[in-house]
Context: one part of a larger RNA
RNA sequence: AUGCUUGACUCAAAGAUUAAGCCAUGCAUGUGCAAGUUCAUACUAUAAAACACGGUGAGACCGCGAAUGGCUCAUUAGAUCAGUCUUGGUUCCUUAGACGGAAAGCGUACCUGGAUAACUGUGGCAAUUCUAGAGCUAAUACAUGCGAAAAAGCUCCGACCUUCGGGGACGAGCGCAGUUAUUAGACCAAGACCUAACUCGAACACUUGGUGACUCUGGAUAACCUCGGGCUGACCGCGCGGACAACGAUCUGGCGGUGCAUCUUUCAAGUGUCUGACCCAUCAACUUUCGACGGUAGGCGACAUGCUUACCGUGGUCGUUACGGGUAACGGGGAAUCAGGGUUCGAUUCCGGAGAGGGAGCAUGAGAAACGGCUACCACCUCCAAGGAAGGCAGCAGGCGCGUAAAUUACCCACUCCUGGCACAGGGAGGUAGUGACGAGUAAUAACGACUAGAGGCUCCUCGGAGACCUCAAGAUCGGAAUGAGACAAUCUUAAACACUUUAGCAAGGAACAAUUGGAGGGCAAGUCUGGUGCCAGCAGCCGCGGUAAUUCCAGCUCCAAUAGCGUAUAUU
Numbered sequence: 001a002u003g004c005u006u007g008a009c010u011c012a013a014a015g016a017u018u019a020a021g022c023c024a025u026g027c028a029u030g031u032g033c034a035a036g037u038u039c040a041u042a043c044u045a046u047a048a049a050a051c052a053c054g055g056u057g058a059g060a061c062c063g064c065g066a067a068u069g070g071c072u073c074a075u076u077a078g079a080u081c082a083g084u085c086u087u088g089g090u091u092c093c094u095u096a097g098a099c100g101g102a103a104a105g106c107g108u109a110c111c112u113g114g115a116u117a118a119c120u121g122u123g124g125c126a127a128u129u130c131u132a133g134a135g136c137u138a139a140u141a142c143a144u145g146c147g148a149a150a151a152a153g154c155u156c157c158g159a160c161c162u163u164c165g166g167g168g169a170c171g172a173g174c175g176c177a178g179u180u181a182u183u184a185g186a187c188c189a190a191g192a193c194c195u196a197a198c199u200c201g202a203a204c205a206c207u208u209g210g211u212g213a214c215u216c217u218g219g220a221u222a223a224c225c226u227c228g229g230g231c232u233g234a235c236c237g238c239g240c241g242g243a244c245a246a247c248g249a250u251c252u253g254g255c256g257g258u259g260c261a262u263c264u265u266u267c268a269a270g271u272g273u274c275u276g277a278c279c280c281a282u283c284a285a286c287u288u289u290c291g292a293c294g295g296u297a298g299g300c301g302a303c304a305u306g307c308u309u310a311c312c313g314u315g316g317u318c319g320u321u322a323c324g325g326g327u328a329a330c331g332g333g334g335a336a337u338c339a340g341g342g343u344u345c346g347a348u349u350c351c352g353g354a355g356a357g358g359g360a361g362c363a364u365g366a367g368a369a370a371c372g373g374c375u376a377c378c379a380c381c382u383c384c385a386a387g388g389a390a391g392g393c394a395g396c397a398g399g400c401g402c403g404u405a406a407a408u409u410a411c412c413c414a415c416u417c418c419u420g421g422c423a424c425a426g427g428g429a430g431g432u433a434g435u436g437a438c439g440a441g442u443a444a445u446a447a448c449g450a451c452u453a454g455a456g457g458c459u460c461c462u463c464g465g466a467g468a469c470c471u472c473a474a475g476a477u478c479g480g481a482a483u484g485a486g487a488c489a490a491u492c493u494u495a496a497a498c499a500c501u502u503u504a505g506c507a508a509g510g511a512a513c514a515a516u517u518g519g520a521g522g523g524c525a526a527g528u529c530u531g532g533u534g535c536c537a538g539c540a541g542c543c544g545c546g547g548u549a550a551u552u553c554c555a556g557c558u559c560c561a562a563u564a565g566c567g568u569a570u571a572u573u
Base pairs, nucleotide, nucleotide: 001568002567003566004565008442009441010440011439014435015402021400022399023398025397026396027395030064031063036061037060042056043055044054062421071355072354073353081276082275083274085272087270090269091268096264097263098262100260108234112143113142119135120134122132123131124130153174154173155172156171160167161166175231176230178224179223180222181221182220183219209216233258235257236256237255238254240253241252242251243250244248278326279325280324285317286316287315292314293313294312295311296310297309298308299307330352331351332350334345335344336343337342357378358377360375361374362373380391382389383388408433410432411431412430416429417427418426419425448479449478450477451475452474454472455471456470457469458467459466460465486506489503490502516562517561518560519559520558521543522542527557529556530555531554532553538545539544
């Protein structure tokens, strides 16, 4: 995979193999809190007051997600992957913890500017999630941009004064991040040389941290600091309190939300190190123009690196099998078999990789070389008014095709979790039913008694035999008990159901509520029964059987094996 058969209950695989072939239709990714933005009166109980702002809220702007999940296994053989070590060679939305008064010329700082959508209205096209023109109006969108305590210090500059030892006014710069350069943070020893300087003693003050290892971390100095500018909040909700020689449109303040830069952290990710792989020599040499191997420098990149460019050198791999070819090859965790050793399998739910018809390229973004994003080309394909326009099921269902070969265009977010501005929304992730003898587990199809005739045992007994005793197997015998398969109703269950569980009343005598599949010469458990056939028809894995008494064919009867299952084919041990 297929044939025959099939009562119950519990789990449960399932279009991988062949075509990573093609797809009608529907759905599978969206999201709103007190807390970004509402003049839709769209709705609503007239809402503390007042000079905008009561509540709900469609639509829309803004933000976040859409890089997860799900599917498939085409590619891929030092590639992926596994174990191992590494990042002192890097990025990181989010989470968590830290940290943040720095500003030059103005002047609005109790708060700045100009737009735009939804909306209104006028339209175009056969057509699309196509869009144009006009009129409004918001921001945590896009821009612009102040104020803000007190004090000290440091580095330059060096007018002027000088007893040349020195003193020193005015002034300039000094946040963090970034770029470049310098510097302290010392110190293995000896000798030589050079320069300068008296030598000795005492007192006071002062050294950031870490590693096996830094051009590490931290400090200092000098500059620069990109207009395609880096940060230093013109944001939102709730609650209202405190202060006063001043009661003011005064001053001050709590708890949250949200946002920004930097550091660490978390979640990750990207590179590397070492070891490990199936068949073929009818593959023995391969690589290097156009990077092959190494060096130096620049560029690119998040970083290391021939990643790339220039210059220079001539290297690098190989009988320990390079290079090439094949694979009905994604790798592993694992599966089957197995005394030990092995052999075969692993598309498939977990981990990693790769891919979305084939190649290539890209914008956005923390993250993609994304395809339920875009742009070309190739192949295919849909609509058309022929001018144009649209597409990507190896997501879930479903269809065609292919084939030996594989399920419903079902219900639901109740569970498990994920995403979002989120207690609320969404989720074919997932769950629930349907199909389902892939497969696994439990386990009905009868049990008991009496009677009858039989066999055996036991006791008694003189050969026979007897027994109210016991055990077997049997019966077209008799008897009442038991029970679920089933249908029916209720409960439970469940998101709602179904089923299970539970319960009431029904429901068993052979003609049911009736078990099959293969076999009966040997291997190999079980017929020298009957009828048919007559080397025919056929059986038979193998040996063999069949030519007129067939233990083997076709049947009947009987028997044997496994049993709700058993046979067959193929692959494999």